This is a predicted complex of two RNAs, RNase P RNA and transfer RNA, with 430 nucleotides together. Model confidence (mean pLDDT): 75 of 100.
């Protein structure tokens, strides 16, 4: 210099005027509302999707088992998690680095279309062989040659996504882990490591292919519903009608346990009638900023600081000026931790490869 | 705001993980004086999109997109 990888930050700025919204204070009024004035605050990195995990609330003060669902290398971290960090293994890449729902296929069941001889206690279509057995033929009659059958054979061909370890040498009638060497695999032991795992040695001739994002098994986790949860106030209406019940009801598929209820409803279901107002929940929080310490890191501890949206038809907008430049994706609705998806542009730390120069 | 369901031909729907089909519609032919009906033949699909698992995916898993429904 060129090319690449990774992590992070910002995502229009400043000023003037006119508005919207929350809180506090002030003025007038007996109080509230309202009006007027002043001060402070007013969308995001994803506020989005609602895909995970929690808080919170209600549901016998939600308790046990089964069923059902989720997760899945190992060790950490955390309120919790399928997130995150570190390590291992496998794959991609020259490398930095990236990707992986990454337990079990000798617990069991099922599946592997088509093609192919054979597709999961293997199998003989073509091919190779005729050592062994039977029969026949030939002659130079020999433990000779040839043919057929029985038979042997997984080297080679062909099929397939996949054909029952691979390469080489020996061996054999031809072959074959049949034997041997190396590699792979399995089992056992030693060593290193918290562990996953790695490595070394011995043994086994190889006997079990794939698939569990098929059922399933093992281990761990999980009650259900969601702020339209739920609590309260005010106003209004019809204590109206129909049905149901003791094997009933309580927002649980089944069982247990708990509570309510006791022949008729004040319970359950349906129809009908009324109301479409307000307050709380609601924002001080597993939160944010700065610094120090512990840790490889995720993260945690300590100290200091600030208060930083809370609407309910739903506020953050409009106009003008200057500058960079023509601002992308996009708008809170109970709150947090993650993930995923969308995103113009600007900036920064670190790392890898190639070429050149000193 | 919260919860749930569904996407396959123009429409309505099928389809054990193994070549995506049916009815209606559309096009052509036969029949008819002509049309309809009837009969025969045919075209039309990246199974909403993108990844993954698998030898193989409409089907199983994940992430998006669109549509529909319920709750005050």
């Nucleotide at each position: 210099u060129c090319g690449g990888c990774c992590a992070g930050u910002c995502g229009g700025a400043c000023g003037a005027c006119c508005g919207c919204u929350g809180c506090u204070c002030c003025u007038g009024a007996a109080u509230u509302u309202g009006c007027g004035g002043a001060g402070c605050g007013g969308a995001g990195g994803a506020a989005a999707g609602u895909c995970c995990g929690g808080g919170c609330a209600g549901g016998a003060u939600a308790a046990a088992g089964c069923a059902c669902g989720g997760c899945g290398a190992c060790g950490g971290c955390u309120a919790a998690c399928g997130a995150c960090c570190g390590u291992c293994c496998g794959g991609a890449g020259u490398a930095a680095u990236c990707c992986g729902c990454g337990g079990g296929a000798u617990a069991g069941u099922g599946c592997a279309a088509c093609a192919g001889a054979a597709a999961a206690u293997a199998u003989a279509c073509c091919g190779c062989c005729u050592a062994a057995g039977u029969u026949c033929c030939g002659c130079u009659c020999g433990u000779c040659g040839g043919a057929a059958c029985u038979g042997g054979u997984a080297a080679g061909g062909g099929u397939g996504a996949a054909a029952u370890g691979g390469u080489g040498c020996g061996g054999c009638a031809a072959g074959a882990g049949c034997g041997c060497a190396c590699c792979g695999c399995a089992u056992c032991a030693g060593c290193a490591g918290u562990a996953a795992u790695g490595u070394u040695g011995a043994u086994g001739g190889c006997a079990u292919u794939g698939a569990a994002a098929a059922c399933c098994c093992c281990g761990c986790c999980g009650c259900c519903u969601g702020c339209a949860a739920g609590a309260c106030c005010a106003a209004g209406u019809a204590u109206g009608c129909c049905g149901g019940u003791a094997u009933g009801c309580c927002u649980c598929g089944c069982u247990u346990g708990g509570g309510c209820g006791u022949u008729a409803a004040c319970c359950c279901g349906g129809c009908g009638g009324g109301u479409a107002g307000g307050u709380c929940g609601c924002u001080u929080g597993a939160g944010c900023c700065u610094g120090u310490c512990a840790g490889c890191a995720a993260u945690g501890a300590c100290a200091g600081g600030a208060c930083c949206a809370g609407a309910u038809a739903a506020a953050u907008g409009g106009u003008c000026g200057u500058c960079c430049a023509g601002g992308a994706c996009a708008g809170a609705a109970c709150c947090c931790g993650g993930c995923u998806u969308a995103u113009a542009g600007a900036c920064u730390c670190g790392c890898c490869g190639a070429a050149c120069a000193a | 705001g919260c919860c749930g369901a569904u996407g396959u031909a123009g429409c309505u729907c099928a389809a054990c993980g193994g070549u995506a089909g049916a009815g209606c519609a559309c096009g052509g032919c036969u029949u008819u004086c002509g049309u309809a009906a009837a009969g025969c033949c045919g075209g039309g699909g990246u199974u909403g999109a993108g990844g993954g698992u698998u030898c193989g995916a409409a089907u199983c898993c994940c992430u998006c997109c669109a549509u529909c429904g319920g709750c005050u």

Overview:
It holds a member of the Rfam family "Bacterial RNase P class A".